């Protein structure tokens, strides 16, 4: 330089046959306890890496660009 794979909540990660985004931890609030944990219920929390394009619609398709991980010269 060139190929592949990976960027989605704070964190680790689904959701890749297009139909308005989840799950466990973490935080909060309430239960419960004398109290803490632990256990239950609820709630918030996102420009799905930027930017364009295609479509009635895009986290999904395509193009380009940035950042990590692996390979090859």
């Nucleotide at each position: 330089g060139c190929c592949g794979c990976c960027g989605u909540a704070g964190c680790u990660c689904a959701g890749c046959g297009g139909g308005a985004a989840g799950a466990g931890c973490a935080u909060c609030u309430g239960a419960u306890u004398c109290g803490u944990a632990a256990u239950c219920a609820g709630a918030a929390g996102g420009u799905c890496g930027c930017g364009g394009g295609u479509u009635c619609a895009a986290a999904c398709c395509c193009c380009g660009c940035c950042g990590g991980c692996g390979g090859c010269u």